[in-house]
Order: sequence, then structure tokens, then C1' cells
RNA sequence: GGGCAAUUAGCUCAGUCGGUUAGAGUGCUUGCUUGACAUGCAAGAGGUCACCUGUUCGAAUCAGGUAUUGCCCA
Repeated sequence: GGGCAAUUAGCUCAGUCGGUUAGAGUGCUUGCUUGACAUGCAAGAGGUCACCUGUUCGAAUCAGGUAUUGCCCA
């Protein structure tokens, strides 16, 4: 330098054919339970869907570009 893949909650990851409000597990907070912990149960908070532009009535999802990370080739 070229190619491929990935980027979504603090972490690990789903997300169907583009459709109205974006999810799970874990972690965190609060409450219940306990003499007190742990476990368990219930509830809650937590999101620039990496960024920019475009297409569309409508974009996490499609197109182009940029950035970061990983792998391959030279």
C1' cells in the first nucleotide's frame, strides 16, 4: 500500500423483509428475604446503534466516505 471482517447498555453479544417504543445475559442501584453476609426474588437506572453525508414517507439495518480494532496478501 491492497483486500476481508468487526464496531449496538459498564462488559459479552442478539437484532428476521427497512416499519411506529432497540433487546438478552452479566454487572450496577433500590427493596424483600437473613442476626449479618452469600444465594434467591422483585423493581429500576443505564444507548450519539463508532462518525459524516446521501437514498427513502420512514435507516441500527441500504449506498458512499472517514475513524478504530483484528486477520490475510505484498
Predicted 3D model of a 74-nucleotide RNA (transfer RNA) from Peptococcaceae bacterium UBA5767. Its mean pLDDT, the model's own confidence on a scale to 100, is 80. NCBI's taxonomy places the organism under Bacteria, Bacillati, Bacillota, Eubacteriales, Peptococcaceae. Rfam family: tRNA. The family's RNA type in Rfam is transfer RNA.